[in-house]
Molecule: transfer RNA
Organism: Candidatus Staskawiczbacteria bacterium
RNA sequence: AGGGGAAUGGUGAAGUGGUAUCACAAAGGUCUCCAAAACCUUUAGCCUGGGUUCGAUUCCCAGUUCCCCUG
Numbered sequence: 001a002g003g004g005g006a007a008u009g010g011u012g013a014a015g016u017g018g019u020a021u022c023a024c025a026a027a028g029g030u031c032u033c034c035a036a037a038a039c040c041u042u043u044a045g046c047c048u049g050g051g052u053u054c055g056a057u058u059c060c061c062a063g064u065u066c067c068c069c070u071g
Stems, first nucleotide, its partner, number of pairs: 001070007010024004018054001026042005047063005
C1' cells in the first nucleotide's frame, strides 16, 4: 500500500428493514437465626457522521479503533 472481517447495557453474545432479546453482573425486595442458593422487580445498550426509505442495529458512502491475509 491492497484485500477481508468485527464494533450492540458493566461483561459475553443473538437480532438481515417494522416495539432491540438472552445469560452473567449491579441495585432493591421475599425467604432464612445469619449467609448462600432460589424467586420477584428495577437500572442500563446499537462506534461516529451523512445518505436511501413511511420506517435503519440491519442497506449504501465516508471516518475511527481492533483482528486476519497478501506484498